[in-house]
RNA sequence: CCUGAACGCUGGCGGCGUGGCUAAGACAUGCAAGUCGUACGGGGCCGGCAGCAAUGCCGGCCCAGUGGCGGACGGGUGAGUAAUGAAUCGCUAACGUACCCCGGGCUCCGGGACAGCCGGCCGAAAGGCCGGGUAAUACCGGAUGACGUGUCGGAGGGGCAUCCCUCCGAUCCCAAAGGGCAACCGGCCCGGGAGCGGGCGAUUUCGUAUCAGCUUGUUGGUGCGGGUAACGGCCCACCAAGGCGACGACGCGUAGCUGGUCUGAGAGGACGGCCAGCCACAUUGGGACUGAGACACUGCCCAGACUCCUACGGGGGGCUGCAGUAACGAAUCUUCCGCAAUGCACGCAAGUGUGACGGAGCGACGCCGCGUGGAGGUUAAGUCCUUCGGGAUGUAAACUCCUGUCAGGGGCUACCAAGUUCUGAGGAGCCCCAGAGGAAGGCACGGCUAACUCUGUGCCAGCAGCCGCGGUAAUACAGAGGUGCCGAGCGUUAGGCGGAAUCACUGGGCUUAAAGCGCGUGUAAGCGGGUCGUUAAGUGUCCGCGUGAAAUCCCACGGCUCAACCGUGGAACGGCCGGGCAUACUGGCGACCUUGAGGCAUUCAGGGGCGAGCGGAACAAACGGUGGAGCGGUGAAAUGCGUAGAUAUCGUUUGGAACGCCGACGGUGAAAACAGCUCGCUGGGAAUGUCCUGACGCUGAGACGCGAAAGCCAGGGGAGCGAACGGGAUUAGAUACCCCGGUAGUCCUGGCCCUAAACGAUGUCCACUAGGUCGCGGCGGCUCUGACGCCGUCGCGGCCGGAGCAAAAGUGUUAAGUGGACCGCCUGGGAAGUACGGUCGCAAGGCUAAAACUCAAAGGAAUUGACGGGGGCUCACACAAGCGGUGGAGCAUGUGGUUUAAUUCGAAGCAACGCGCGGAACCUUACCUGGGCUUGACAUGCCCGGAUUAUCCUUGUGAAAGCAGGGUACAGCCCGCAAGGGCCGGAACGGGUACAGGUGCUGCAUGGCUGUCGUCAGCUCGUGUCGUGAGAUGUCGGGUUAAGUCCCUUAACGAGCGAAACCUUUGCCCUCAGUUACCAGCGGGUCAUGCCGGGGACUCUGAGGGGACCGCCGGUGUCAAACCGGAGGAAGGUGGAGAUGACGUCAAGUCCUCAUGGCCUUUAUGCCCAGGGCCACACACGUGCUACAAUGCCGUCGACAGAGCGAGCCGAGGCCGCGAGGCGGAGGAAAUCGCAGAAAUGACGGCUCAGUUCGGAUCGGAGGCUGCAACCCGCCUCCGUGAAGCUGGAAUCGCUAGUAAUCGCGUAUCAGCCACGACGCGGUGAAUGUGUUCCUGAGCCUUGUACACACCGCCCGUCAAGUCAUGGGAGCCGGGAACGGCCGAAGUGGCCCCGCCACAGGGGUCCCUACGCCGGGCUCGGUGACUGGGACU
Repeated sequence: CCUGAACGCUGGCGGCGUGGCUAAGACAUGCAAGUCGUACGGGGCCGGCAGCAAUGCCGGCCCAGUGGCGGACGGGUGAGUAAUGAAUCGCUAACGUACCCCGGGCUCCGGGACAGCCGGCCGAAAGGCCGGGUAAUACCGGAUGACGUGUCGGAGGGGCAUCCCUCCGAUCCCAAAGGGCAACCGGCCCGGGAGCGGGCGAUUUCGUAUCAGCUUGUUGGUGCGGGUAACGGCCCACCAAGGCGACGACGCGUAGCUGGUCUGAGAGGACGGCCAGCCACAUUGGGACUGAGACACUGCCCAGACUCCUACGGGGGGCUGCAGUAACGAAUCUUCCGCAAUGCACGCAAGUGUGACGGAGCGACGCCGCGUGGAGGUUAAGUCCUUCGGGAUGUAAACUCCUGUCAGGGGCUACCAAGUUCUGAGGAGCCCCAGAGGAAGGCACGGCUAACUCUGUGCCAGCAGCCGCGGUAAUACAGAGGUGCCGAGCGUUAGGCGGAAUCACUGGGCUUAAAGCGCGUGUAAGCGGGUCGUUAAGUGUCCGCGUGAAAUCCCACGGCUCAACCGUGGAACGGCCGGGCAUACUGGCGACCUUGAGGCAUUCAGGGGCGAGCGGAACAAACGGUGGAGCGGUGAAAUGCGUAGAUAUCGUUUGGAACGCCGACGGUGAAAACAGCUCGCUGGGAAUGUCCUGACGCUGAGACGCGAAAGCCAGGGGAGCGAACGGGAUUAGAUACCCCGGUAGUCCUGGCCCUAAACGAUGUCCACUAGGUCGCGGCGGCUCUGACGCCGUCGCGGCCGGAGCAAAAGUGUUAAGUGGACCGCCUGGGAAGUACGGUCGCAAGGCUAAAACUCAAAGGAAUUGACGGGGGCUCACACAAGCGGUGGAGCAUGUGGUUUAAUUCGAAGCAACGCGCGGAACCUUACCUGGGCUUGACAUGCCCGGAUUAUCCUUGUGAAAGCAGGGUACAGCCCGCAAGGGCCGGAACGGGUACAGGUGCUGCAUGGCUGUCGUCAGCUCGUGUCGUGAGAUGUCGGGUUAAGUCCCUUAACGAGCGAAACCUUUGCCCUCAGUUACCAGCGGGUCAUGCCGGGGACUCUGAGGGGACCGCCGGUGUCAAACCGGAGGAAGGUGGAGAUGACGUCAAGUCCUCAUGGCCUUUAUGCCCAGGGCCACACACGUGCUACAAUGCCGUCGACAGAGCGAGCCGAGGCCGCGAGGCGGAGGAAAUCGCAGAAAUGACGGCUCAGUUCGGAUCGGAGGCUGCAACCCGCCUCCGUGAAGCUGGAAUCGCUAGUAAUCGCGUAUCAGCCACGACGCGGUGAAUGUGUUCCUGAGCCUUGUACACACCGCCCGUCAAGUCAUGGGAGCCGGGAACGGCCGAAGUGGCCCCGCCACAGGGGUCCCUACGCCGGGCUCGGUGACUGGGACU
């Protein structure tokens, strides 16, 4: 784009078309083929005339019959049919033709019947029988008859083989009908014509080769055979053995064919409804009759199925005609009108008939046309959205002014009527009236694809053509608003073509994406070198050759108001047939040529093949000698062998297989493949010469041959090796990998098999198109010669590489380049190289080769990452080395779990678990129970009340909160000394409203902040370059560094974020400053003390500066960066420490810090209060503390820090208490006073290895302190009690120097404190590091990848379960076409009999034969216990 459509929603009018695609299944009813009285006789009715009547005659109407013509056309359908068909072009010298036209001729004499009718009879009916009698254009006999037919003879002409035409002669045979008043209409014979038909040929005409062979009337001939209008094997008898087939016979499936239709740029693909031509069919099958024509849709006979009537004896029927019915189905109409038109039949005609046809009806089924209004119109309302400002619907509506199509009503009348009159079923035209009135929907809006928002929903409900949407913010579901598209339609489904170059003729491919046969020889076939001639098949051109029906398509013009539709003319119909001309090319024929091909000659290389012989090394075995305990084997072992003497070693002998070095990146062969040496036989190749043949060539469907390994059959052989098998190990297992054995086999001969990653994943042949280099074989040139070398050339084998090609990788004279020839092969993945069938094979199995079903991919090449039980380089307390811990105990603390009314919540590997908590008895507090409050504990706005209830004081109740009640004062401004007056009603308060509130949910809607990789050295950009692109380069490489730090090289050059540096602190020095710090010197003073005067030296404090930079020296290194060593220096190679954390990752953590979208809640999920809980406890884990002791514990004495903190605070001295602490208060906003004693350490004493003078849990008692309050549930002190624990399994953590370890001190939070925590501070102060194999993590380069939510990835097979389709299957059931046999209706034909004047007719029999029956096979399908694999979940 299209449709004979259907379905959903919707639906105003008209025109023109179109409408049972399914059950060629079945049909009620009506109609669809009749007509003619001018062919004929008769019957009935009416009328007229004659007659008394019977009756006769005439006229009209009706009826059946005889007879004629027509019922073979028209109409329907598509079952069958793959050719007996159709289309196109020819042929018929092998034919027919009623009606029509033309020409010629004729129409004579007779005869007997049968219907109708009359009488009788049978039957339910249909129908029939007997007798009588009758006409004809019915039938029959005779006559005439040719320029007619047949045959024969002769002459002429023609053709296409048989033959045909014309003329002449002879002979044979055959005609007729009449009717009408008339005009006239008929009849017969011959010839011709038109139109129509029969027959034949050529070409074309679907799929399947998993149909490869088919055929016996088959193929041909003979018989002037039969038959026909006519040829013919159409039929028959006989003879011969042919005919067809890969150019697809035969078979199977499917199908009416064509003009044309749809689509497409075309080529093509698909289709064949309506219309037209042809064919076929008419309930199924068979058959003939009549006839000009039929094997006959609405004729006949027979058989079958079905159906109807019946009196059971017997009869009737055939809608695939028009309507219509039920049925089937997704689905397809009125039992309409009319013969007015067109056409047909009959008729002299009038006319009759006509479901052909002309019309109308129904259906948006299609196409076309028209309308549903037009112009103006302020921000209406409603609805939707909103950032709340507004925006959209939207000039849309209302409203105002107009118009008049269609539909409605009325009136008139051309036209369809051709033909003067008459004739219209139906249609149509013109005018008038009224009035916006009766007339809009469907689908879509994530991308493709034009059109976006809100709400609802929450992987539900649903959508979906593909990709895919939906799991709480959905432009994708549903609704709404809006928008887009089309519009009386719009969507959906189904189907065709296109896009699809996705079967590629136009116009594709095959190295790796699907695709080169494993290789050769060669048949058919395709293709084929140079020159000349000829032919004219292909080819070209012309034709005033024919045909290609009409319609359709196209163009022009015309007719319906336009269009659709229709008419006229033209063009076209790509084709086929014929003729003329041309002859370049192709082909045929003829002649020639040498360059392709082959031959010849001379040489050459070679694991080419086959056979035979020979050889040495190794191995094994046997025998003998030496020898004496092991050998062998592995990661380590064991099995195994060995004192019956192994292994080892020497000698002899035997056996089989394979041939080291040469040896190659090398050679040969078609491939498979080929290797010791010698001989024999033999295939191929190369070079040179250019003597010969003269295109002899290339490819190659089938075919034939060869074809690794394994395997098979038969016979040999068997050393080593070695499937299966046995044993030993390994392992969770180990039907494996390793080890010890070992049979087939491996080897030989003969015969099979025929596969492979049979690979260059690259078919063979030819030509052409830059090079370089290496190897193998040959020939030539240069040098006097030779070797070597150099140059050239031919063949073969490799590597690199240009153009080109290629998706890229790559390829690149050995093409995957550019062309040519031929073959093979491919067409999404899986199912599957499977099933079935066929064929080959001894088998194994090979070759050929599907489908159902299923998926939205399967693939190729390359890119970036990530990963690897890949590689290289290098780091890190990563390991190792070392020190100390954890894991065991008791306790503390956090967590899980359990429990509970509640044990609030969060954190979850590292990176949750002494975490949020840097202070849970109340509070905190979010949880639970109970009691209360509602505009609320808190914010803002508005409305109303309001001078009192609020505050304050106070009473009752209560656990409190709260509830209920009593009492008291008004504030501000103005006037005023005051008293007082005036103004405002403003806040509180109360009521109402809008709202507040929420530690309620979502960290997967978010901001912010944080953890982690990781202080790791990385992450990027601009420009340029390379690549189709992703992307690469830079950032790689060589060095170097802690570092992408720096240097060098370099298609890269630069730059940014990181690293480093800048900042803080600490270590040295200097300068400045000097109180509260300091005190060397001077002075004073004290029992003593920087206590005082003073000092500015020192320490120190705190401000500034210096200092370190590989700067210097030596060496190494690329003249570099840098590294190593050294000097100097307080400090040395970033001096130590901190702060600082790139691009990013983990949907990491946090909605309970805060902020915040959405959702939820609102006398409660908010707020207040009391009590409880967060502290539970059979357990489990993490983090810690204290220990287990003698490097210790206890006691006494003595010494030395730093950093902090202090006013609701630190609190000295003093006094009391064993102590916690109390009393008290000096001093201190602090370098001044206080906390404050530092402890380990040192000295001395005790303990003596013990569950202890270790350890301190637990428990009892007595106290202290804080606080409203220590029961749940605080800390501390003292006395008593004294538990577990004697160094901790598997496993695991920290630390590289002022570090670990160990010792104490301080601070935040804080009334107090469950702190043994956290954060800081200093004191004492180690050990070890060979190193990078391993474990963990990380960086760079590289490699592989089927991974990319990225190895915690991906993914395979069995098994279990469910679903689906399918193969096999004892069988069972059904269909199809044949074959053999039996039976044999109707009927034609042959023969016989009867019958007749004749024609008829009857009977019998024979052949053929439909249907039916029997039989064995073939083929297709269904089903089947069980079974095989497959797909999906």

Model confidence (mean pLDDT): 84 of 100. This is a predicted structure of a 1433-nucleotide RNA (small-subunit ribosomal RNA) from an uncultured bacterium. RNAcentral holds the sequence, with entries from ENA and SILVA.